c-di-GMP-I riboswitch aptamer, 95 nucleotides, folded computationally.
It was read from a public genome assembly, where an Rfam model found it.
It matches the Rfam family "c-di-GMP-I riboswitch aptamer". Rfam's curators write: GEMM was predicted in a large-scale screen for bacterial structured RNA regulatory elements.

[in-house]
RNA sequence: GAGCUACAAGGGCAAACCCGUCGAAAGACGGGGACGCAAAGCCACCGGGCUAAUCGGAAGCGCUACCGCUUCCGGAUGCCAGCGGGGCUGCCGGU
Numbered sequence: 001g002a003g004c005u006a007c008a009a010g011g012g013c014a015a016a017c018c019c020g021u022c023g024a025a026a027g028a029c030g031g032g033g034a035c036g037c038a039a040a041g042c043c044a045c046c047g048g049g050c051u052a053a054u055c056g057g058a059a060g061c062g063c064u065a066c067c068g069c070u071u072c073c074g075g076a077u078g079c080c081a082g083c084g085g086g087g088c089u090g091c092c093g094g095u
Stems, first nucleotide, its partner, number of pairs: 006095002012037002017032006035082001041088003045085003048080003055074008
């Protein structure tokens, strides 16, 4: 000097839930709030999960339309980094 383990100090983040905004939704952002977190900092590359507006299919209805509406099914291009892997970056620091 570097890495690791346990405890400590200074500081950091913030689950559920509530309020507001955005969004079709999943979810995100801001405020409050702390379950937890040593990368709970960043990145959807791999696996996994969530949603299904647009789109495709089926059925029904409107009543004849090439259209519209409803329901169901499929499907990321949407999302989750606080599900795991991987990549990038990094603060304080005593025994």